Source information: This is a predicted structure of an 89-nucleotide RNA (SAM riboswitch aptamer (S box leader)) from an Acidimicrobiaceae bacterium. The coordinates come from a structure-prediction model, not an experiment, and the mean pLDDT is 85. Taxonomically the source falls in Acidimicrobiaceae (Bacteria, Bacillati, Actinomycetota, Acidimicrobiales).
RNA sequence: CAUUCAUCCAGAGGAUCUGAGGGACCUGGCCCUAUGACGAUCCGGCAACCUGCCCUUCGGCAAGGUGCCAAUGCCAGGAACGAUGAGGA
Numbered sequence: 001c002a003u004u005c006a007u008c009c010a011g012a013g014g015a016u017c018u019g020a021g022g023g024a025c026c027u028g029g030c031c032c033u034a035u036g037a038c039g040a041u042c043c044g045g046c047a048a049c050c051u052g053c054c055c056u057u058c059g060g061c062a063a064g065g066u067g068c069c070a071a072u073g074c075c076a077g078g079a080a081c082g083a084u085g086a087g088g089a
Stems, first nucleotide, its partner, number of pairs: 001088001003087006013043005021032003025078005044069003048066003051062004073081001
């Protein structure tokens, strides 16, 4: 990286720093937020994919690599939309 495939209605706490917005983009809603949101760090956790082990299979266990830990990607519409994993360039 307008790349290929798959998935996105489940799941997951607290502290410190910061200090005003945030929920990817646009529109209309709705929600979170000085009782400190968002972001960063630490510890903890979850288990989507890869990995390891068990299992004839179905499936189960672990948590090593990424990832994730408000609400169905919050809802609706739009778009070569967005995010994550594995591969590829």